[in-house]
RNA sequence: AUGUUAUCAAGAAAGGUGGAGGGAAUAGACCCGAAGAAGCCUUAGCAACCCUUAAGCAAUUUAAGAAGGUGCUAAAUUCUACUUAAUUUUCGAUUCAUUUAUCGAAACAUUGGAUAGAUAACUC
Numbered sequence: 001a002u003g004u005u006a007u008c009a010a011g012a013a014a015g016g017u018g019g020a021g022g023g024a025a026u027a028g029a030c031c032c033g034a035a036g037a038a039g040c041c042u043u044a045g046c047a048a049c050c051c052u053u054a055a056g057c058a059a060u061u062u063a064a065g066a067a068g069g070u071g072c073u074a075a076a077u078u079c080u081a082c083u084u085a086a087u088u089u090u091c092g093a094u095u096c097a098u099u100u101a102u103c104g105a106a107a108c109a110u111u112g113g114a115u116a117g118a119u120a121a122c123u124c
Stems, first nucleotide, its partner, number of pairs: 003122006013043005021032003026081004044073003049069002051065005077116001082113002085111003088107007
């Protein structure tokens, strides 16, 4: 680097070094940063993917745990971008005595989905 599956609104920071950027990429927004960014090191912590133990005939099951391998420790993956989806509103056309119903278009927001990304386990 390839592919598959699962998860991504919870949780958890101090010190040293460093010296101007950082929040993945593009654009926009909004944030963090000389009261010290990124990177690196140390220690601590969070979580429970792999893992360990017990129960169970077994399961894609249940409970407990944290020695080891990763990961993570500002803000939802910081938010938005795409959509033959759902809800809502407005406008137009047709229909109806009226209420209304159907169709089409547009808009904002919410939800869902997609794309992209991150992490883990497996795979080539």